[in-house]
Molecule: small-subunit ribosomal RNA
Organism: mixed culture isolate koll6
RNA sequence: GAUAAACGCUGGCGGUGUGCCUAACACAUGCAAGUCGAGCGCCCUGGACCCUGUUUCUAAUCAUUGAUUAGCGAUAGAGUCCAGGGAGCGGCAGACGGGAGAGUAAUACGUUGAUAACUGCCCCAGAGUCAGGGAUAAGCCUUAGAAAUAGGGUCUAAUACCGGAUUGUCCCGCAAGGGUAAAGCAGCAAUGCGCUUUGGGAGGUGUCUGCGGCCUAUCAGUUAGUUGGUGAGGUAAUGGCUUACCAAGACUAUGACGGGUAGCUGGUCUGAGAGGACGAUCAGCCUCAAUGGAACUGAGAUACGGUCCAUACUCCUACGGGAGGCAGCAGUGAGGAAUUUUUCGCAAUGGGGGAAACCCUGACGAAGCAACACCGCGUGAAGGAUGAAUGGCUUUUGCUUGUAAACUUCUUUUUUGAGGGAAUAAAUAUGAAGGUACCUCAAGAAUAAGCAUCGGCUAACUACGUGCCAGCAGCCGCGGUAAGACGUAGGAUGCAAGCGUUAUCCGGAAUUAUUGGGCGUAAAGAGUUCGUAGACGAACUGUUAAGUAGAAUGUUAAAGACCAGGGCCUAACUCUGGGAAUGUGUUCUAAACUGGCAGGAUAGAGCAAUUUAGAGGCAAGUAGAAUUCUGUGUGUAGGGGUAAUAUCCGUAGAUAUACAGAGGAAUACCAAAAGCGAAGGCAGCUUGCUGGGAAUUUGCUGACGUUCAAGAACGAAAGCGUGGGGAGCAAACAGGAUUAGAUACCCUGGUAGUCCACGCCCUAAACUAUGAUCACUCGAUGUCGGGGGAUUCGACCCCUUCGGUGUCUAAGCUAACGCGAUAAGUGAUCCGCCUGGGUAGUACGAUCGCAAGAUUAAAACUCAAAGGAAUAGACGGGGACCCACACAAGCGGUGGAGCAUCUGGUUUAAUUCGACAGUAAACGAAGAACCUCACCAAGGCUUGACAUCCCGAGAAGAUUGCCGAAAGGCGAUUGUGCCGCAAGGAACUCGGUGACAGGUGCUGCAUGGUUGUCGUCAGCUCGUGCCUUGAGGUGUUCGGUUAAGUCCGUAAACGAGCGCAACCCAUGUCUUAUGUUGAAUUUUUCAUAAGAGACUGCCGGCUCCAAGUCGGAGGAAGGUAUGGAUGACGUCAAAUCAGCAUGGCCCUUAUGCCUUGGGCCACACAGGUGCUACAAUGGGAGAUACAAAGGGCUGCAACAUAGUAAUAUGAAGCCAAUCCUGAAAGUCUCUCUUAGUUCGGAUUGAGGGCUGCAAUUCGCCCUCAUGAAGCUGGAAUCGCUAGUAAACGUGAAUCAGCUAUGUCACGUUGAAUAUGUUCCUGGGUCUUGUACUCACCGCCCGUCAAGUCAUGGAAGGUUGGAGUACCCAAAGUUCCCUUAGUUUUCGAACGGGGGCCUAAGGUAAUACAACUGACUGGGACUA
Repeated sequence: GAUAAACGCUGGCGGUGUGCCUAACACAUGCAAGUCGAGCGCCCUGGACCCUGUUUCUAAUCAUUGAUUAGCGAUAGAGUCCAGGGAGCGGCAGACGGGAGAGUAAUACGUUGAUAACUGCCCCAGAGUCAGGGAUAAGCCUUAGAAAUAGGGUCUAAUACCGGAUUGUCCCGCAAGGGUAAAGCAGCAAUGCGCUUUGGGAGGUGUCUGCGGCCUAUCAGUUAGUUGGUGAGGUAAUGGCUUACCAAGACUAUGACGGGUAGCUGGUCUGAGAGGACGAUCAGCCUCAAUGGAACUGAGAUACGGUCCAUACUCCUACGGGAGGCAGCAGUGAGGAAUUUUUCGCAAUGGGGGAAACCCUGACGAAGCAACACCGCGUGAAGGAUGAAUGGCUUUUGCUUGUAAACUUCUUUUUUGAGGGAAUAAAUAUGAAGGUACCUCAAGAAUAAGCAUCGGCUAACUACGUGCCAGCAGCCGCGGUAAGACGUAGGAUGCAAGCGUUAUCCGGAAUUAUUGGGCGUAAAGAGUUCGUAGACGAACUGUUAAGUAGAAUGUUAAAGACCAGGGCCUAACUCUGGGAAUGUGUUCUAAACUGGCAGGAUAGAGCAAUUUAGAGGCAAGUAGAAUUCUGUGUGUAGGGGUAAUAUCCGUAGAUAUACAGAGGAAUACCAAAAGCGAAGGCAGCUUGCUGGGAAUUUGCUGACGUUCAAGAACGAAAGCGUGGGGAGCAAACAGGAUUAGAUACCCUGGUAGUCCACGCCCUAAACUAUGAUCACUCGAUGUCGGGGGAUUCGACCCCUUCGGUGUCUAAGCUAACGCGAUAAGUGAUCCGCCUGGGUAGUACGAUCGCAAGAUUAAAACUCAAAGGAAUAGACGGGGACCCACACAAGCGGUGGAGCAUCUGGUUUAAUUCGACAGUAAACGAAGAACCUCACCAAGGCUUGACAUCCCGAGAAGAUUGCCGAAAGGCGAUUGUGCCGCAAGGAACUCGGUGACAGGUGCUGCAUGGUUGUCGUCAGCUCGUGCCUUGAGGUGUUCGGUUAAGUCCGUAAACGAGCGCAACCCAUGUCUUAUGUUGAAUUUUUCAUAAGAGACUGCCGGCUCCAAGUCGGAGGAAGGUAUGGAUGACGUCAAAUCAGCAUGGCCCUUAUGCCUUGGGCCACACAGGUGCUACAAUGGGAGAUACAAAGGGCUGCAACAUAGUAAUAUGAAGCCAAUCCUGAAAGUCUCUCUUAGUUCGGAUUGAGGGCUGCAAUUCGCCCUCAUGAAGCUGGAAUCGCUAGUAAACGUGAAUCAGCUAUGUCACGUUGAAUAUGUUCCUGGGUCUUGUACUCACCGCCCGUCAAGUCAUGGAAGGUUGGAGUACCCAAAGUUCCCUUAGUUUUCGAACGGGGGCCUAAGGUAAUACAACUGACUGGGACUA
């Protein structure tokens, strides 16, 4: 884009089309094929006329019981005519029209030719139409039957039927000759319509033929009337169409035969086209009519609304028998996602019959139903900003709905009402549609908008709800508490009487590639060669005309499509005309190219000749080294093996060594990018046989060529069969190790096998992952085999040329990698192969094989990927280089004990919360008895403890009683202030109202800010340029150097930024200035402040003369002087909503607030961080020396007194270089003497002190008493490189007090070690591999367990269609026999019997297909 569509939501009008795609399932009812009386005879009804009989009445006459005649009637019968109806004989039509697509892969269709044929009605032309006959239906009578219907008797007509006559340009026959026709009807008539026969035409039909159009080879052979011939039969006609005989053919890889599917075409849809898909409506052909078979009639049928038979089904029945066929139009049921009215009319067009009038016509013309499709129209138009209200959102200001509405003016398509009113019929009559279309008038914005979508593709965005739920989804994907993706709303976008969804086809898809793809690595070159068919094929000459090209002509139905006009108001629709119709037949022309034929030629190809290299092949022989075994000798305790062992061998003498022997297999060095071969492959030497190649020059053949389905041969290793052989090696197997295990890697043994002969197997990463052949297209450099040149005494080197084999490279190619004269470049020919991954190279089938198995080779189902090449990272029990207390070298610890403290766990009413590898755990907390406080129990409050606004009252405040654990509750007394225009106001207190307060409630995965860590590691980037299709690279790599991406050099890079360094602070030296409270009498120390000083500056070595480095001098300090502060881009959704801030959510008489008490301090246990120790480098006693840095008024406190002491009392000084704050280890003397102690101090008892409302849970300190574990700490693990570790004490913050052994500072004493970078950990740079990229804590394979799904096998079972053979055989054609019955025109016909063929049925065997099947195999998916 399209549809014969369906479904969901919605729905105003008109026009034109379309409407059972499924059950060729079954059908109630009505209709769909009749007509002709001018072919014929009858029957019924009505009317008219005529005749006869009977008779009422009237009249006349005669005449009197009456008779006759006439008339109007009634009635019965016969006849004639007219009209209507009915069946029948006869004619024509029921073979058309209408429906359906089951079957059919060719008795079909399309297209082009052909003829051995037929043809009613129609047209043209010729001739004829004479004279007769006997029947029969209907009718009447009758029989059987329920009916359908059937039988008998009797009568009758014809354009029904049958002889006779006649004719021809008719038929048969060579001819002679023979044979064969007819019908009349209408009309007063003219004449017309018919009939018979012949020839021609038109239209129709039969038959034959070339070409064309589906899938399948997991269908490869098929066929006996089969292929052909002769004779005969049959047909309208050719023909194995049928039959007898003869021959053995015919078809097939250009796909026979079989299986599956299917009506074919014009055309329709799509597509730029080529194509692909389809075959509704309309048109042509075919086929079918419940299923199967058969003929009859006829011009035509093997007949939809005819016949016969069989079968199934339905219906009627009196049970004996009968009837039926909607795939005609309507309609019903069923099936289905799904497809209409039991309408009107023959007015038009067409058809049948008829002389005609007419009759019939569910063909057709119309209407009805359905948005099913296409087309057209409308649902109003113009104005209208307070940008109304409502709704939605919101940053609360606005934005949007939105000129939209309201409102004003206008219009009337549509709607409703009224009036008029067609064409459709070309002369007359006739209008179903239809009082329709259309016209006029009136009324009134009146009656008329939805559907889908809004994450990207793809036009259109927000809010709320939900919370991996509910749900969405075409693909990617969305949803786990801020969803533009779910649901709803508002808004927007798209289309619009429709809009979406589903289904199907084409396109995009160059994704089957003719146009127009590929095969080194993505899927794809067969393992290799030979070679048949086939395909393709070098130069020249002549000829031909099959291909090819051109011209003419016929055909290519109409419709459709295209173009131009016309008609419906327009369009859809439709009419007219034109061109086109790529195809095909015939004729003519051309002769370049392809093909055919002919000719000579030599370049391709081949043969011969002369040389030549080689692990080319086969067979036989032979050689030496080595292993093993055997024998003998020497010799003695080990050997062997491994990372290390052990199994193993050895005192029965091994290993080692010497000699001799046996046997099998393989051939060191040469040896190579070397050589040969089609590939597999080929290696000692010699001989024999043998294949191929290369070079050179001459001669010969004369296109003999290339590639190759089918086919054939070869084809490593392993494996198989038979027979040998067997030294070494070695699957399986055994033992020993290793290991968690070790059915492995290692070791000791060891059988098939490896070797030979013969026969199989036929596969490999059979790889150059690169088919064969030919031609063309820069260079460089090796090597192997030939030739030539030049040169030399000779040789090498050198130049050149053929043929191999390598490396690098240009152009070009390639997705890139790469290839690059040995192409993956540029062209040509042929073959093979590919078309998403898995299932699967599997199943089934077939072929081959002894087997193993090989070859050929799917599907269901499942996934949205699988894959290639390259890029950046990350990773590696990959590589290179470098660094760090990373290891090593050292010193001291932790891990063991007791205690302190933190955490987990447990417990609890509560033990509030956070932090969890490194990067949590003496962390938040620089200080939990109350408070803190967030937790628990209990008691209370509800505009609240706190903020703002409003109203009322009162100043505020102070004192006090009772209840209560307190909060609080109920009271009493006192007090009247400030401003002021005297109304009120400001602050404060109480009461009230509602907006609001409040929350340490949740989310650190919504956030800000801050912080940790990698890491003070040296990295992280940018601009321009250059390279690449691109990601990206380069720069930033490389060579040096550095602590450093620090610097230098090189370099397609040149520069720059954030980091490094420096700038800052402290300390160390000096100078200057100043000098109290410091120092002290004088320089200096000290304090404060400002400066100087260090830069590889100087010298030498090394290095590229660079950067720099090593050493030295000087200097207080030397190569960053030392220590701090300083933390790049980023990583860890790292930490923190409980410091603070903050979005969203949640609570609001409570998750807020107040109070008392408790808890955070619990305690079987586990972990972290510390303190004190275990002692003599020590403990105790006494004496004695030296700091720094801080703090102090609610404070630090000397000193004195009391107390054993903690401390108390009194109290000088100090707002501080002024006063206060004993340094300790150390040193000297004495004692203890190696012990659970004069070590160690836990725990516990008693008594005190201090702080504080308060010390019980739960503080610190003092005294006396008590005196636990612990004797240097397993595996493991931490810190530290110099004023460092270690040891020693001091101070401060927090703080009423304290749990401080913590933290942060301060000084005193003051070491040891570093050869170095192999290893451990972490990090940096380059490189390499990668299937990793939430990045190795990655990815991922298989079994097992569970469930689901599809599928293979399977003892069997069920079903189906197509055949084969045999039996039986209806109807029927035909053949033969008969002439007992019937009829007879006397010819015969019907009838009867038998045979051939045959539908259906039965039987048998065999394939094929489908379904099913206990059990079983693998496969896919799932957490």